A computed fold for a 105-nucleotide RNA from Cytobacillus firmus, annotated as SAM riboswitch aptamer (S box leader).
RNA sequence: CACUUAUCAAGAGAGACGGAGGGAAUGGCCUGAUGAUGUCUCGGCAGCGGGCUCUGCAGAGCGCUGUGCCAAAUCCAGCAAGCAUAGAUGCUUGGCAGAUAAGAA
Numbered sequence: 001c002a003c004u005u006a007u008c009a010a011g012a013g014a015g016a017c018g019g020a021g022g023g024a025a026u027g028g029c030c031u032g033a034u035g036a037u038g039u040c041u042c043g044g045c046a047g048c049g050g051g052c053u054c055u056g057c058a059g060a061g062c063g064c065u066g067u068g069c070c071a072a073a074u075c076c077a078g079c080a081a082g083c084a085u086a087g088a089u090g091c092u093u094g095g096c097a098g099a100u101a102a103g104a105a
Stems, first nucleotide, its partner, number of pairs: 003103006013042005021031003026077003043070003048066003051062004074097001079094006
């Protein structure tokens, strides 16, 4: 990098360093010198795998451990179908892409 399965409208920030873009890409829309993104420290959220406890199973709990996460629904959209509308557009479902976990090659 590519494959499989599951989930993705909930939740969770302070300090130090540093100094320009960042939100994956495109369009939009946001965000950032009142210092973002990033790195480190501490804190927290969650509960995917391992672990422990309860339970007849299914499952539930804990949050010790391995990850993950802590602006906005994956920030929104695109592609297809359907519905509503005079239209702009809106809504629903599925898909594409992406992220995370576990697995497999």